[in-house]
RNA sequence: GCGCCCGUAGCUCAGUGGAUAGAGCAACCGCCUCCUAAGCGGUAGGUCGCAGGUUCGACUCCUGCUGGGCGCG
Repeated sequence: GCGCCCGUAGCUCAGUGGAUAGAGCAACCGCCUCCUAAGCGGUAGGUCGCAGGUUCGACUCCUGCUGGGCGCG
């Protein structure tokens, strides 16, 4: 330099054109317990990597950029 894949909550990931963007773990609060852990209930947490385009409507499709991984030279 070229090709392919990935970027969504603190972490691991789902969501592949239409409802207010979700789950598990973690965090915080409460219940329980002599205390802690476990268990149970609840709360908060997101410019969906950045910019533009297509569309009535974009996390999703297209283009560029950017970060990471793999392969080729």
Overview: The RNA shown here (transfer RNA) has 73 nucleotides and comes from Marinicella litoralis. The sequence was found in a public genome assembly. Rfam family: tRNA. Rfam classes the family as a transfer RNA. Rfam's curators write: Transfer RNA (tRNA) molecules are approximately 80 nucleotides in length. Its mean pLDDT, the model's own confidence on a scale to 100, is 80. The source organism's lineage runs through Bacteria, Pseudomonadota, Gammaproteobacteria, Marinicellaceae and Marinicella.